Predicted 3D model of a 142-nucleotide RNA (c-di-AMP riboswitch aptamer (ydaO/yuaA leader)) from uncultured Rubrobacter sp. Its Rfam family is "c-di-AMP riboswitch aptamer (ydaO/yuaA leader)". Rfam links the family to the GO terms cyclic-di-AMP binding and regulation of gene expression. Rfam describes the family as follows. This family represents a conserved RNA structure found upstream of the ydaO and yuaA genes in Bacillus subtilis and related genes in other bacteria. Lineage of the source: Bacteria > Bacillati > Rubrobacteria > Rubrobacteraceae > Rubrobacter. The sequence is in RNAcentral, with records from MGnify. The prediction has a mean pLDDT of 78.
[in-house]
RNA sequence: CGCCUAGCCUCUGGAUGGCGCCGGGGGACGGGGACCCGCACGGACGACAAGGUUCACGGGGUGAAUCGCCGGCUUUAGGUGGCGUAGGGCUUAACUCUUUCGGCCCGAACCCGACAGCUAACCUCGCAGGCGAAAGGAAAGA
Numbered sequence: 001c002g003c004c005u006a007g008c009c010u011c012u013g014g015a016u017g018g019c020g021c022c023g024g025g026g027g028a029c030g031g032g033g034a035c036c037c038g039c040a041c042g043g044a045c046g047a048c049a050a051g052g053u054u055c056a057c058g059g060g061g062u063g064a065a066u067c068g069c070c071g072g073c074u075u076u077a078g079g080u081g082g083c084g085u086a087g088g089g090c091u092u093a094a095c096u097c098u099u100u101c102g103g104c105c106c107g108a109a110c111c112c113g114a115c116a117g118c119u120a121a122c123c124u125c126g127c128a129g130g131c132g133a134a135a136g137g138a139a140a141g142a
Stems, first nucleotide, its partner, number of pairs: 001132004008027007029126005037117001042055004058115001059112004067084005073078001087106005096142006
């Protein structure tokens, strides 16, 4: 300097030689819950209850990350590799955005804990993390 992402800006206290950092406030951006209405109300423990504890192919959430096929391993119940795929990202680097073609990638991970349908008022939470090294093409429009 640039990229993914909501993950940035600003004020202030602390700390530091300084940046980064830790705490608090505000703004921007992002997520969840939520009247009516609708749907439904699991198992175990606890006394046959309540509060509560626990379970996790009941259900649900963030996210692009969903679905299908095949192979081998192996304790037949697990874990693992490959090919595709819904979907997502990058690529014209003297601003930003959109589209087409071409090229290159991703197609994960985690959380809630019996519970959330939609939903206005209203309530509430997040604001992290991870990458690239002069490489990267062509055209049209705003």